[in-house]
RNA sequence: UGAGAGGCCUGGGCGGCCGCUCCACGCGUUCGGCGUGGGGAGGAAAGUCCGGGCACCGCGGGUCACGGUGGUUGCUAACGACAACCGGUCGCGAGGCCAGGGAAAGUGCCACAGAGAACAGACCGCCUACCCCGCGCGCGAGCGCGGGCGGCAAGGGUGAAACGGUGCGGUAAGAGCGCACCGCGGUUCCCGGUGACGGGGCCGGCACGGUAAACCCCACCGGGUGAAAGACCAAAUAGGGGAAGCGAAAGGGCGACGACCCGCGCCCAUGCUUCCCGGGUAGGUCGUUCGAGGCCGGAGGCGACUCCGGUCCCAGAGAAAUGGUCGCCGCCUCCCGGAGACGGGAGGGACAGAACCCGGCUUACAGGGCCUCUCACGUC
Numbered sequence: 001u002g003a004g005a006g007g008c009c010u011g012g013g014c015g016g017c018c019g020c021u022c023c024a025c026g027c028g029u030u031c032g033g034c035g036u037g038g039g040g041a042g043g044a045a046a047g048u049c050c051g052g053g054c055a056c057c058g059c060g061g062g063u064c065a066c067g068g069u070g071g072u073u074g075c076u077a078a079c080g081a082c083a084a085c086c087g088g089u090c091g092c093g094a095g096g097c098c099a100g101g102g103a104a105a106g107u108g109c110c111a112c113a114g115a116g117a118a119c120a121g122a123c124c125g126c127c128u129a130c131c132c133c134g135c136g137c138g139c140g141a142g143c144g145c146g147g148g149c150g151g152c153a154a155g156g157g158u159g160a161a162a163c164g165g166u167g168c169g170g171u172a173a174g175a176g177c178g179c180a181c182c183g184c185g186g187u188u189c190c191c192g193g194u195g196a197c198g199g200g201g202c203c204g205g206c207a208c209g210g211u212a213a214a215c216c217c218c219a220c221c222g223g224g225u226g227a228a229a230g231a232c233c234a235a236a237u238a239g240g241g242g243a244a245g246c247g248a249a250a251g252g253g254c255g256a257c258g259a260c261c262c263g264c265g266c267c268c269a270u271g272c273u274u275c276c277c278g279g280g281u282a283g284g285u286c287g288u289u290c291g292a293g294g295c296c297g298g299a300g301g302c303g304a305c306u307c308c309g310g311u312c313c314c315a316g317a318g319a320a321a322u323g324g325u326c327g328c329c330g331c332c333u334c335c336c337g338g339a340g341a342c343g344g345g346a347g348g349g350a351c352a353g354a355a356c357c358c359g360g361c362u363u364a365c366a367g368g369g370c371c372u373c374u375c376a377c378g379u380c
Stems, first nucleotide, its partner, number of pairs: 001376010012329007020040008042351001046362002049360005054226004058264007066222005071085004086100001087098004101217002106215002108211003123156002125152003131148007164182006183206001184204004189200004230286004240277007251268004293312008331348007
C1' cells in the first nucleotide's frame, strides 16, 4: 500500500416561535380551563420463531399417544438462546459452517450407467498348475502350441459411490491367503482432561458402503388461553313467557390438550339441563409500568456471566400524544477555483414508530467512525 476476518458505536446538533400528551402542586370552576415544574418511541419498537413473568381455567402423581430438543461442560428465571471446548468440514490464514445420539433392533431408499449397489458380481480381461482331447518335435523321459473341464476379481471400464489402501511374500494366475505400516473394531490397561475426547499399549484379518431435516430406536423436556388475559363498581329492563327432561336430600358438575388410572380439593343442591319467543344494558375504575430495571465503580471468571458498593426513576395512550415551522452549524456525493489549508455552488440524508412486561433469535438499514487480527507486496 492492497485484499480480507471478527467485534463495537452512531445514524444529526443548537436556538426562536407555535402546538400535543402524562404526572405533581397551586388557582379557578356549572362545564370548559389557567399557571409552574418534571417526563415523553427503537436498535430493531418489525416478524410472532422460541423461552418466561403475570392473570384466569381447581391441583398433584402415573401410563399411552402427540409435539420439541440432541457432542461435552458451563451460564441463565428459562430456552431450541448464549459462552468455552471436543469432533467433522471449508479456507494459505485470521476465521466460517454443522437438525453433531444410534446403521451391530428392524424396515425402506441409492435414478441412469454398469457384470454387480450390501453377506453382490464377470463386459474387456489374467491363468491353464491338476485332469482330458488334438497337432507338432523327440529314440525316450519329455517339450511347445491350440482347445476343453475349470480357477480368479489383483489390472481396465461403468458410476456420486464397487465389499479397505500401499508395499513385500506366496500362487498356475490371484485374493488379508500371510506379513509390515495405515485404516477399521474391541479393550473393568496407562497418561492428560470435570467431560465430550486426545495420545500410547494390547487383542482381532476384520459385521461387509451411504442415507435417520426416511420410517424407526435411545435419552431428556413439554397443560391451555392471552391484556379484547382478567378484577372490581354502578345502572337498567319484564329477576318476563312457553315446551321437554332429570331430581326430591338422593345426587350432579369441575378435575387441564386426546384417552385412561389413582389421590386430594372445590362448587351447586326451594334446583339443574336443552330449545323457542320477547325486552334491557354495553357506562366507569383498575390491570398500565419499580422491573429476572438502567448507569457508574470495584472484585472473580478464558468467557457467557456472577457478587459487592453507589446512584437514578427514564412514555403510558384509548383510535391512539411525543409534532410543525424558521435560521445557523455539522455529515455525505458531485462540480468549479486553489500547490495546499481551504472557499463557492448544486443535491442528499437509511430502516423505520410503543399498546402487559422481560430474555433471545431472525429480517431491514443511505451515510459515518473506532478497535483487534490475518495474508500478499515493497521499504527500513

Record summary: Model confidence (mean pLDDT): 76 of 100. A computed fold for a 380-nucleotide RNA from a Planctomycetota bacterium, annotated as Bacterial RNase P class A. It matches the Rfam family "Bacterial RNase P class A". The family's RNA type in Rfam is ribozyme. The gene name in the source record is rnpB. Taxonomically the source falls in Planctomycetota (Bacteria, Pseudomonadati).